Predicted 3D model of a 339-nucleotide RNA (Bacterial RNase P class A). It matches the Rfam family "Bacterial RNase P class A". Rfam describes the family as follows. Ribonuclease P (RNase P) is a ubiquitous endoribonuclease, found in archaea, bacteria and eukarya as well as chloroplasts and mitochondria.
RNA sequence: AAAGUUAGCCAGAUGAUUGCGCUAACUCUGUUAGUGAGGAAAGUCCGAGCAUCAUAGAGCAAGCAUACUUGAUAACAUCAAGCCAAGGUGACUUGAGGAAAAGGGCAACAGAAAUAAACCGCCAACUAACCGCAAGGUGAAGGGCAAGGGUGGAAAAGUGGAGUAAGAGACCACUCUUUGAUAUGGUGACAUAUCUCAGCUGUAAACUCUAUGCGAUGCAAGAUGUGGGACACAAAGGGCUGCUCGUCCGUCCCCUAAAUCGCACGAGCGGUUUGGCAACAAACCGCCUAGAUAGAUAAUCAUCAAAUACAGAACUCGGCUUAUAGACUAACUUUACAU
Numbered sequence: 001a002a003a004g005u006u007a008g009c010c011a012g013a014u015g016a017u018u019g020c021g022c023u024a025a026c027u028c029u030g031u032u033a034g035u036g037a038g039g040a041a042a043g044u045c046c047g048a049g050c051a052u053c054a055u056a057g058a059g060c061a062a063g064c065a066u067a068c069u070u071g072a073u074a075a076c077a078u079c080a081a082g083c084c085a086a087g088g089u090g091a092c093u094u095g096a097g098g099a100a101a102a103g104g105g106c107a108a109c110a111g112a113a114a115u116a117a118a119c120c121g122c123c124a125a126c127u128a129a130c131c132g133c134a135a136g137g138u139g140a141a142g143g144g145c146a147a148g149g150g151u152g153g154a155a156a157a158g159u160g161g162a163g164u165a166a167g168a169g170a171c172c173a174c175u176c177u178u179u180g181a182u183a184u185g186g187u188g189a190c191a192u193a194u195c196u197c198a199g200c201u202g203u204a205a206a207c208u209c210u211a212u213g214c215g216a217u218g219c220a221a222g223a224u225g226u227g228g229g230a231c232a233c234a235a236a237g238g239g240c241u242g243c244u245c246g247u248c249c250g251u252c253c254c255c256u257a258a259a260u261c262g263c264a265c266g267a268g269c270g271g272u273u274u275g276g277c278a279a280c281a282a283a284c285c286g287c288c289u290a291g292a293u294a295g296a297u298a299a300u301c302a303u304c305a306a307a308u309a310c311a312g313a314a315c316u317c318g319g320c321u322u323a324u325a326g327a328c329u330a331a332c333u334u335u336a337c338a339u
Stems, first nucleotide, its partner, number of pairs: 001335008010326001012304007020036007038310001042321002045319005050218004057245005063214005068082005083097001084095004098209002103207001105203003119149002121145003126142002129138003157175005176199002180195006222261003225255001227254005237249003268287008
């Protein structure tokens, strides 16, 4: 210098004029002051708070979710640090990462054959045939062979040897994969070494099996009434998958009510120090930051090179995922050149 990898940050600023919501004050049908969207407010995919149904009950079944280890957290399917596997020259990235020796299912096309083999090929040791007195020869009919060829993502571990009629993990040596055991290291997943068993197709974000967990609904939840009316008097019905048991509840409508609350101080935000590799935690200091219900948060102008991305709160919080113009910062990697 070029090409990359990872992490983080910003998401226009200032001024003027006009306008809107909320809050407060006041001399109150108006003035003044303060305040007013996001990093994702989004998707509603997980985990919680909160609310109602019983305090969310018991058993069986069904259904759904999760699936390497240790830690973090209120919790999680999230996060951190690791292990293993795959990819990359590398920084680094990706992984629902238990079980295929419980069971059955599926594997297109190609190929002779897809847990099953003789298409090409090799073989005259064996059976049968022919020639020959015999030794032997001919020939692949029976038969033997998975070494070589071909098909395929996958064809019965790889290389070498010995062996044979020809051959083969059938045998031997080394290697690879795998089962179990022991030792060492590590909290652990696991790693290394030695011995040992075996040489088995793949597929579980297919059925299934194993282990663990899970009640439903969702702020239009729901609460606030010495109100009025209808039905009923012990059953029916209901309590949001089915059955059994148990238990609880009278049911519906109208009006005040286009009301008030829920609804904005919360696992809250910012900073410093300490502990920890980190996620994060603790202590101290400081801060208060939209709250509508037809729904405010806007418009114009000027300057800054330019103002342009995705996008608009509706109960709240922690995550994940997706969208995103332009700009900036830090660390690291590879290659080339120079010193």